[in-house]
Molecule: transfer RNA
Organism: Armatimonadota bacterium
RNA sequence: UCUGCUGUAGCUCAAUGGCAGAGCGCCAUCCUGAUAAGGUGGUAGUUCCAGGUUCGAGUCCUGGCGGCAGAA
Numbered sequence: 001u002c003u004g005c006u007g008u009a010g011c012u013c014a015a016u017g018g019c020a021g022a023g024c025g026c027c028a029u030c031c032u033g034a035u036a037a038g039g040u041g042g043u044a045g046u047u048c049c050a051g052g053u054u055c056g057a058g059u060c061c062u063g064g065c066g067g068c069a070g071a072a
Stems, first nucleotide, its partner, number of pairs: 001071007010024004018055001025043006048064005
């Protein structure tokens, strides 16, 4: 330099073009003599950035940036 994949909650990942969710974590509380485990409730997003298409974009298209892999 070129090609492919990838970027969503603190972490790991979902989401048919139609309300952005789950698990773990964290906080509170119940339980216990106390802790752990367990129960209940709560907590969190400029979906990497800028445009385009569309009634509607996390999703499709273009460019940029970051990461991973390959080629040269």